[in-house]
RNA sequence: GGGGAUGUGGUCUAAUGGUAUGACGUCUGCUUUGCAUGCUGAAGGUCCUGGGUUCGAUUCCCAGCAUCUCCA
Numbered sequence: 001g002g003g004g005a006u007g008u009g010g011u012c013u014a015a016u017g018g019u020a021u022g023a024c025g026u027c028u029g030c031u032u033u034g035c036a037u038g039c040u041g042a043a044g045g046u047c048c049u050g051g052g053u054u055c056g057a058u059u060c061c062c063a064g065c066a067u068c069u070c071c072a
Base pairs, nucleotide, nucleotide: 001071002070003069004068005067006066007065010024011023012022018055026042027041029039030038048064049063050062051061052060
C1' cells in the first nucleotide's frame, strides 16, 4: 500500500426494514441474627461516527474511524 471481517447497556451476546433478546454484574424488597444461596421488581443502550435510500434504518448503500486478520 491492497483485500477481508467485526463494532449493540459496566462485560459478554441474540435478532431483525416497524423505537433491541438473554446471561453476568448493579440497585430495591422478601427470606436470615448476619452473610451466601434462592425468589421478586427496577435502573441502565443516540445499536462506532457522518451522509444517502425509504413513510420508517441497529438492519440496505457510501465515506470515515477503531480493532483483528491475510497478501505484498